The part of an RNA shown here (large-subunit ribosomal RNA, half B) has 1246 nucleotides and comes from Bathyarchaeaceae archaeon (SeqCode).
The full RNA is in RNAcentral, with records from ENA.
Lineage of the source: Archaea > Thermoproteati > Candidatus Bathyarchaeota > Bathyarchaeia (SeqCode) > Bathyarchaeaceae (SeqCode).
Its Rfam family is "Archaeal large subunit ribosomal RNA". Its family is annotated with structural constituent of ribosome and ribosome in the Gene Ontology.
Context: one part of a larger RNA
């Protein structure tokens, strides 16, 4: 420090998004309970009282024993009363609701996103609509078959709403659905026509569903206005006018889960209320089963308030257990560009936030415990954003299809009747202009035709036509011999009679269509039988249905796809997407931007070709009407005009204007240029030449459209034209196919796909090529300042304020930009904590004042310290409340998420409003919603070990340097009711007292804790008691030491150098001048004084004490000295040998100031460290004693409400005495009884 618990003075939600968490309450009995209400509830509402133990007396129920009934005597459960008695406390532990008020949403119990959402979402009972009569409807399936259902409309299915209560308004224009339909449209088939007679093919008639059309339907999808005027104060507008719609939002309700503005306005609650409650309502954008309003009960839902309660907080403290820490054992993960790892700060360098670059500082090595600033820490090829001719889910009036459904028709598929159409044949009938006797269809023939088989005529009736005059047919009666025509008249035409034909109506027959009815044998069901079969009988349907082929309609039910580009991110907007002109464009050419200014997507048979002629605009002078301006004349007139259209360039016997004649606005071929740096290149455009045929002109010549530069378009497909063009094919009908060249139809996203949305349920690949945060640059904006001084200020620019204009600074706001980061630099606010800046809010020192004083205003210096508490809101900000010396502004990745939180924003659920047909969307509102990481390096806070510091060691110092704010501020009193002032008011210098904020230390007091301790007490277990175990230390009451704050103590002053400023002397400049030389003052600021760290301060310090500067052994080196022996030499001397001594090096040992370990300990402590003791000892333990805590032990004696008794005594909660007892103590003292025993190691030595 973390995790899990216990306790807490005073305050009591001040904490916070929010009482989150914790605390409170709690059982049972009695009592008592409001508003509201669906009369059930609310309700354990709320609130109040009781509760143990002992003794005694009852009551109820039950079960035993004795007994003849009675009666007597036991046990158990429940329950009542009285008396006694103890404690702080009697459901004594455990167990066991905190409560109330107001709103919102949902009626309720219930269900849901297994693993971030339990909800207001879903469901629900209730309400409503639609489909369905069973071989049904709906669903699964390719079908067979199956489910609902072995159910049958009081049923099943689908959809909407969501208890009850009061209600559910208007609109059928749009869409959907349903019905109808004279007419229109409407496919195939049939039929008809064309197609040489005929297949293909074409056309037409008829015609189904569907569509048009009409009607209905909103508890179907849905929708439900605007502008003016008007009442005797004003305001408002019952009222009126007007536009408009399918209708213009009714009843209700409302700043709401819906109101942008908005913290609307008013009222309530609070000291203070962006939330809450009640109202208001031109309501951005409420509103009636997409249900409206209300509502008792209910809710781990959401909002607000109150009581109680509390460590949530002021403000933290203590304690317990487990981790962490130390020891022993075992032993991972993440991570690892580089580094024989050396950090910090600043920076104008750098891919623009550096361990690595530059500068400065700092820097001996290592270890341990912590912290979490940095390593744009780790984790995960960013989920936001953009891109991809990537994907997927979903939607739809996107595109293209497919199931399904509806419909027509073919086949399976037959008989009869009837009605009604069509065509053909046949019979009959009809035919009135006027004139004419008359109702003359047309043409032709024609002089006769007809009649007793009853003509003409007449009467009656029926049917039919009608021009209302009449005609025709039939039947019946009468009657009995003619009638008609030719001729005449009229007229276009003359009905005697015959033939053919037209029109109207109609009979019959054949073929055929349609409707209805009917039959049964195909076909389809049901039931029965047995020989279980391709069976049979009965029965219900029935040529329908089902199924098949073809055809039309409908068809997000299903499927496959698409859903442009540019772009100061993307989207929205725009077109800068094809072409032309000017400018940009920097004097060759070329040249970008969503640069600036403008155009084109045509037009013209003349506005074309040629030849000829002419000269414009404007001005001046003159001229009838005639004027400024009509027409005529004269002069001037390089262009100031004109040019079909933009602009530029061009242009005067023309390119302009006028006239004549024409069609070159030609055919074929070749080359070049442009578009397009080079190479290649489509379409388009332009230029030159040749050949042919022409136009104009006397001719030279010009002419392949227009003064020039814009006026445009592939493949495939379809169509057309021309060349008596080319190629292929054919037994006939047959009239076929292809090619070359040219043209038309269009792709304007213009080198040319056939194409709508949405995704917050999303996915993949990429991008810092591209946005959101932060940084960089910039600074329009923002903030701050300056210059000038119009003006305000009675006068007066500058006490104060200061326009217009101009110049800067800062890098806090908002922008711009797109430079770093998309193989991830976590995003608002709060909490915590540190540091810096000053443009100073307070405190300090000054100046000016429109400064009398007091209080103010403005400015200068100054960053040492301070700058607080609440209400509202997620807020930063802001508003408000009460204080205050003041409640200043900012930076540090809008400081700070490997520190916390997670209220807001910004995933997945859900509601409302608005938008959208919809899926869905909304810097609109609302409820809910996973915050990982054991610290490697560095850094920092602490704690140790070693090396160095020129022998070692012990102690005491110095103080380079570093750190602190160790202090800051106020009120009151004296000065003094003084100075000042007319008064009202009312200072200062200096001195004192007392709070306060901060800070350092401490525990005498006060307070907390105190799982050492003492006591009380509940349940249970052990136990005769006594005494104990467990239940949070069981709970409760106290409490020493320690640790602590809420407690106590300290926190003084002076000097030096200065700032602004005030002065002295004093020139430059004979004066003046605080300044230039010189000098004196002057602030909470600076440096000291003061406190702390500090010889690792490498210039590694100083002083003092002690020790050492020695010994031994072995080996090596150098060979030095001495004597001895020996060889050579007469000798001097030379050589050899070992011995001794001295030198030096190495190793080992001895000695050794001092230190360490082991041992006993500590109020010292994570480990190390530090301090004490160690028998010459009180260091720890034990004992005794003092002091202290608790509160009077056990045992014994005695008393006790009463009860029983064999009268001896027994039971009895509890009281009193023994007893200021007993028990206990991390404290003081005494006392060697026990343990500090025995030992080991390091260490300088020239």
């Nucleotide at each position: 420090a973390c995790c899990a618990a216990g306790c807490g003075a005073g305050g009591g939600a001040a904490u916070u998004c929010g009482g989150c968490a914790a605390a409170u309450u709690a059982g049972c009995c009695c009592u008592g309970u409001a508003c509201c209400u669906u009369c059930g509830g609310u309700a354990u509402a709320a609130g109040g009282g009781g509760u143990g133990c002992c003794u005694g007396c009852g009551g109820u129920u039950u079960u035993g024993g004795u007994u003849u009934u009675u009666a007597c005597u036991g046990g158990a459960a429940c329950u009542g009363c009285a008396g006694g008695u103890c404690g702080c406390a009697g459901u004594g532990a455990c167990a066991a609701a905190g409560g109330g008020g107001u709103c919102u949403c949902g009626a309720c119990u219930g269900u849901u996103u297994a693993a971030u959402a339990a909800a207001a979402a879903c469901a629900u009972a209730g309400g409503a609509a639609a489909c369905c009569g069973c071989a049904a409807g709906c669903c699964c399936g390719a079908a067979a078959g199956g489910g609902u259902g072995u159910g049958a409309a009081c049923g099943g299915u689908u959809u909407c709403u969501g208890a009850a209560u009061c209600c559910u308004g208007u609109c059928c224009a749009g869409u959907a659905c349903a019905g109808g339909u004279a007419c229109c449209u409407g496919a195939a088939a049939c039929c008809c026509g064309g197609g040489u007679u005929c297949a293909a093919c074409c056309g037409g008639u008829c015609u189904a569903a569907g569509g048009g059309c009409c009607u209905g339907c909103a508890a179907a999808c849905g929708a439900c206005g605007g502008g003016a005027g008007u009442a005797a104060c004003u305001c408002u507008g019952a009222c009126u006018c007007u536009c408009u719609u399918a209708a213009g939002g009714u009843a209700g309700c409302c700043a709401a889960a819906u109101g942008c503005c908005u913290u609307g306005u008013c009222g309530g609650g609070u000291a203070a209320g962006u939330u809450c409650c009640g109202a208001c309502g031109c309501g951005c954008a409420u509103g009636a089963a997409u249900g409206g309003a209300u509502c008792a009960a209910c809710g781990a839902g959401g909002a607000c308030c109150c009581c109680a309660c509390u460590g949530u907080c002021c403000c933290c403290g203590c304690u317990u257990g487990g981790u962490a820490c130390c020891c022993g054992g075992u032993g991972a993960a993440c991570c690892c560009a580089c580094g024989u790892a050396a950090c910090g700060u600043g920076g104008a360098c750098g891919a623009a936030c550096a361990g690595u670059c530059c500068a400065c500082g700092a820097a001996c090595u290592c270890c341990c415990a912590g912290c979490g600033g940095g390593a744009a820490g780790a984790g995960a090829a960013g989920a936001c954003c953009c891109c991809g001719u990537g994907g997927a889910g979903u939607u739809u009036u996107a595109c293209u299809g497919c199931a399904g459904c509806c419909u027509g028709u073919u086949g399976c598929u037959g008989g009869g009747a009837u009605a009604u159409g069509g065509u053909u044949g046949u019979g009959a009938u009809u035919g009135c202009a006027g004139a004419g006797u008359g109702u003359a269809g047309g043409c032709g023939g024609g002089a006769g035709c007809u009649g007793u088989u009853a003509a003409u005529c007449u009467c009656a009736g029926u049917c039919u036509c009608u021009c209302u005059g009449g005609g025709g047919a039939c039947u019946g009666g009468g009657g009995g011999a003619g009638g008609c025509g030719a001729c005449c008249u009229u007229g276009g035409a003359a009905c005697a009679c015959c033939g053919c034909c037209c029109u109207u109506u109609u009979g019959c027959a054949a073929c055929u269509g349609u409707g209805u009815c009917u039959c049964u044998u195909a076909c389809c069901g049901g039931c029965g039988c047995c020989u279980u079969g391709u069976g049979u009988g009965c029965u219900g349907g029935g040529a329908c249905a089902a199924c098949u082929g073809c055809a039309g309609g409908u068809g997000g039910g299903c499927a496959g796809u698409u859903u442009g580009g540019c772009u100061g991110g993307g989207g929205c907007g725009g077109c800068a997407c094809c072409c032309c002109c000017u400018u940009g464009a920097a004097a060759a050419a070329a040249u970008a931007u969503c640069g600036a200014g403008g155009g084109g997507g045509c037009c013209c048979u003349a506005a074309g070709a040629u030849c000829a002629g002419c000269u414009c605009a404007g001005g001046c002078g003159g001229g009838a009407c005639a004027g400024a301006a009509a027409c005529c004349c004269g002069c001037c007139g390089c262009a100031g005009a004109g040019u079909g259209c933009a602009a530029a360039g061009g242009u005067a016997a023309a390119a302009g204007c006028u006239g004549g004649u024409c069609u070159g606005a030609c055919u074929g071929a070749a080359u070049c240029c442009u578009c397009c740096a080079c190479a290649g290149u489509a379409a388009g455009g332009g230029a030159u030449u040749c050949a042919g045929a022409g136009g104009c002109g006397a001719a030279a010549g010009c002419c392949g459209g227009g003064c020039u530069u814009a006026g445009c378009g592939a493949a495939c497909a379809u169509c057309c034209a021309u060349a008596u063009c080319c190629c292929c094919a054919u037994u006939g009908g047959u009239g076929g196919g292809g090619g070359u060249u040219g043209g038309a139809u269009a792709u304007g996203a213009c080198a040319g796909a056939a194409a709508a949305a949405u995704u917050a349920c999303c996915c993949c690949g990429g991008g810092g090529a591209u946005a959101a945060c932060a940084g960089g640059c910039u600074u329009g904006u923002c903030g701050c300042g300056g210059g000038c001084g119009a003006g305000a200020g009675u006068c007066c620019a500058u006490a104060u304020c200061g326009a217009c204009c101009c110049c800067g600074c800062g890098g806090c706001u908002u922008g711009g930009u797109a430079c770093c980061u998309c193989g991830a630099u976590g995003u608002c606010g709060g909490c915590u904590c540190u540091u810096c800046c000053u443009a100073u809010c307070c405190u300090g020192g000054c100046c000016c004042u429109g400064c009398a004083c007091a209080a103010g205003g403005g400015g200068c210096c100054a960053a040492g310290g301070g700058u607080g508490a609440g209400g509202c809101u997620g807020c930063u900000c802001g508003c408000c409340u009460a204080u205050u010396a003041a409640a200043a502004g900012g930076g540090a990745a809008c400081g700070u998420g490997a520190g916390c939180u997670g209220g807001g924003u910004u995933u997945a659920g859900a509601c409302c409003g608005u938008c959208g047909u919809g899926a869905g969307a909304c810097a609109g509102g609302u409820c809910g919603g996973a915050c990982u990481c054991u610290a490697u390096c560095u850094g920092c806070u602490g704690g140790g070990a070693g090396u160095g510091u020129u022998g070692g060691u012990c102690g005491c110092c110095u103080g380079a340097g570093g750190g602190g704010a160790a202090a800051g501020g106020g009120u009151c009193c004296c000065c003094a009711g003084u100075a000042c002032g007319a008064g009202a008011g009312g200072a200062a210098c200096g001195g004192g007292a007392c709070g306060u904020u901060g800070u350092a230390g401490c525990c005498u007091c006060u307070a907390g804790u105190u799982u050492a301790c003492c006591g009380g007490u509940u349940g249970u277990c052990c136990g005769a008691u006594a005494g104990g175990g467990c239940a949070u230390c069981g709970c409760c009451g106290g409490g020493c030491a320690g640790c602590c704050a809420c407690g106590c103590u300290g926190u003084c002053u002076u000097g030096g150098a200065u700032a602004a400023g005030g002065g002295c002397u004093g020139a430059a400049a004979g004066c003046a001048u605080c300044u230039a030389a010189g000098c004196c003052c002057g602030a909470a600021g600076c440096c000291a004084u003061u406190c702390c760290c500090g010889a690792a301060a490498a210039u590694a310090g100083g002083c003092g004490g002690c020790c050492a500067u020695u010994c031994c052994a072995u080996g090596g080196c150098a060979c030095g000295a001495a004597a001895c022996u020996u060889u050579g030499g007469u000798a001097a001397c030379a050589g050899a040998g070992g011995u001794u001594c001295a030198g030096u090096c190495a190793u080992g040992g001895a000695c050794g100031a001092g230190g360490g370990c082991u041992c006993c300990c500590g109020u010292a402590g994570a480990a190390g460290a530090c301090g004490g003791g160690g028998u010459u000892g009180a260091u720890g333990g034990a004992g005794c004693u003092g002091g202290g805590g608790u509160g009077u032990a056990c045992g014994c004696a005695u008393c006790a409400a009463g009860a029983c008794u064999u009268c001896g005594g027994u039971c009895g909660a509890g009281g009193u005495g023994u007893u200021c007892a007993g028990c206990c103590c991390g404290c003081g003292g005494c006392u060697a009884c026990c343990a500090a025993u025995c030992g080991c190691c390091c260490a300088a030595g020239g």